The RNA shown here (transfer RNA) has 74 nucleotides and comes from a Thermoplasmata archaeon.
The source organism's lineage runs through Archaea, Methanobacteriati, Thermoplasmatota and Thermoplasmata.
RNA sequence: GGGCUCGUGGCUCAGCUAGGUAGAGCGAUGGACUCUUAAUCCACAGGUCGGGGGUUCGAAUCCCUCCGAGCCCG
Numbered sequence: 001g002g003g004c005u006c007g008u009g010g011c012u013c014a015g016c017u018a019g020g021u022a023g024a025g026c027g028a029u030g031g032a033c034u035c036u037u038a039a040u041c042c043a044c045a046g047g048u049c050g051g052g053g054g055u056u057c058g059a060a061u062c063c064c065u066c067c068g069a070g071c072c073c074g
Stems, first nucleotide, its partner, number of pairs: 001073007010026004020057001029043004050066005
């Protein structure tokens, strides 16, 4: 330098192919239970999707560009 994959709550990931109100598990917080802790149960908060631009009535999703991570080639 070239190619491919990936980037989404604190963590691990789904959703993208086929555009239409951003989700799950774990974790955090509060409560119940318990002598207490753990476990279990209930409730609740937290991201507007790596940055920018474009297309569209509408973009996590499509297009362009940049940044970062991994793998391969030279």